The prediction has a mean pLDDT of 81. A computed fold for a 73-nucleotide RNA from a Caldifarciminota bacterium, annotated as transfer RNA. The sequence is in RNAcentral, with records from ENA. The same sequence occurs in records of 4 taxa. Its Rfam family is "tRNA". The family's RNA type in Rfam is transfer RNA.
RNA sequence: GCCCCUGUAGCUCAGUGGAUAGAGCAUCUGUUUCCUAAACAGAGGGCCACAAGUUCGAUUCUUGUCAGGGGCA
Numbered sequence: 001g002c003c004c005c006u007g008u009a010g011c012u013c014a015g016u017g018g019a020u021a022g023a024g025c026a027u028c029u030g031u032u033u034c035c036u037a038a039a040c041a042g043a044g045g046g047c048c049a050c051a052a053g054u055u056c057g058a059u060u061c062u063u064g065u066c067a068g069g070g071g072c073a
Base pairs, nucleotide, nucleotide: 001072002071003070004069005068006067007066010025011024012023013022018056027043028042029041030040031039049065050064051063052062053061
């Protein structure tokens, strides 16, 4: 330098162009317990990496940028 993959909650990840973007773990609160853990119930936490485009409508499609990983030279 060229090509490919990835970027969504603190972490690991779902999400076929349409309703208020979800799960597990973690955190916090409550129930239970002499206490802790476990179990159960609930809560908080996201400008979906950034920008532009297509569309009535974009986390999703297209282009560029940035970051990470891999391959070739």